[in-house]
Context: one part of a larger RNA
RNA sequence: UUGGGCGUAAAGCGUAUGUAGGCGGUUAAACAAGUCAGAUGUGAAAGCCCCGGGCUUAACCUGGGAACUGCAUUUGAAACUGGUCAACUAGAGUAUGGUAGAGGAAAGUGGAAUUUCUGGUGUAGCGGUGAAAUGCGUAGAUAUCAGAAGGAACACCAAUGGCGAAGGCAGCUUACUGGACAAAUACUGACGCUGAGGCACGAAAGCAUGGGUAGCGAAAGGGAUUAGAUACCCUGGUAGUCCACGCCGUAAACGAUGAUAACUAGCCGUUGGGGGGAUUUACCCCUUAGUGGCGAAGCUAACGCGUUAAGUUAUCCGCCUGGGGAGUACGGCCGCAAGGCUAAAACUC
Numbered sequence: 001u002u003g004g005g006c007g008u009a010a011a012g013c014g015u016a017u018g019u020a021g022g023c024g025g026u027u028a029a030a031c032a033a034g035u036c037a038g039a040u041g042u043g044a045a046a047g048c049c050c051c052g053g054g055c056u057u058a059a060c061c062u063g064g065g066a067a068c069u070g071c072a073u074u075u076g077a078a079a080c081u082g083g084u085c086a087a088c089u090a091g092a093g094u095a096u097g098g099u100a101g102a103g104g105a106a107a108g109u110g111g112a113a114u115u116u117c118u119g120g121u122g123u124a125g126c127g128g129u130g131a132a133a134u135g136c137g138u139a140g141a142u143a144u145c146a147g148a149a150g151g152a153a154c155a156c157c158a159a160u161g162g163c164g165a166a167g168g169c170a171g172c173u174u175a176c177u178g179g180a181c182a183a184a185u186a187c188u189g190a191c192g193c194u195g196a197g198g199c200a201c202g203a204a205a206g207c208a209u210g211g212g213u214a215g216c217g218a219a220a221g222g223g224a225u226u227a228g229a230u231a232c233c234c235u236g237g238u239a240g241u242c243c244a245c246g247c248c249g250u251a252a253a254c255g256a257u258g259a260u261a262a263c264u265a266g267c268c269g270u271u272g273g274g275g276g277g278a279u280u281u282a283c284c285c286c287u288u289a290g291u292g293g294c295g296a297a298g299c300u301a302a303c304g305c306g307u308u309a310a311g312u313u314a315u316c317c318g319c320c321u322g323g324g325g326a327g328u329a330c331g332g333c334c335g336c337a338a339g340g341c342u343a344a345a346a347c348u349c
Stems, first nucleotide, its partner, number of pairs: 004320003007303002012317001014201002017198001021194003025088003029084001031082001033081002035077008049065006091191001092188005098181002103177002106174004110154001115149007125136002162169002206247002209244003215241002221235003258316006266294012298305002322349003331342004
């Protein structure tokens, strides 16, 4: 390479968008590039293969045939692929009126709680632990009442619930804004799928500048524990956590499961639509888009998956090829840095 694979053994890019490319619905016509058939030319000889002949045989030599799966020219065929033209509506999309939602981003605003401060009451402890101590407190703490300040997060509702491409999103209100879904019509008429590069988004931590800092809290400090204790426990506590703007671009970024389409038993929940029925708030049936639990067939090494497939198929992309060395070195690109992306070999088992 061929082949085989990618939930857990090596392997699905973190996610989208989209360029090239690859692939692509139904009908009719004509074309004939691919495709198929015929003819002609060529495809040197030798060799290989088949049938003969000659050396006593064989090797060897030699005659004939076949083959040379190819290429070119030409004549045809028109199912399929293709390009052309015309049409269609089942894919895709648009419009109308609706529905649900922590989808996004901005402004405003609310209550509970923690902390601090001020004042009142009040007196000797508080706090903390396995037990303690460090710590706080007669300069009046803890407790309790009233008031004020400030920051951060939003109990109950709350759910196996909802929304989003993923990351993720939760007090309330307002204006702005993206997407989804169902039903009925009307319209466009294949406009589609995937997607190397590219581009955008991308938790936490970290970086830069300026703010902010209640609680929590890396580091550093103290008290314990211990043989030691650079920890677990306790006491305080800086960066950080928060905001604005700009970087970083990684995660067990997980469903460890790429996207799209079609097909293949059911049963039980639940969310959002639509339709029908009823004894009309509540219930039942059908349907559709999600989201869960079990399970036929089938698949799987097993575990398990099972119409939300890991079943049966098709298209396109990404990736894997023994362990270590190593996701490292070198080089390149990116970054302020931290580092990221790409990515070996020697050697060794």
The part of an RNA shown here (small-subunit ribosomal RNA, central domain) has 349 nucleotides and comes from an uncultured prokaryote. The prediction has a mean pLDDT of 89. Rfam family: Bacterial small subunit ribosomal RNA. Gene Ontology terms of the family: ribosome and structural constituent of ribosome.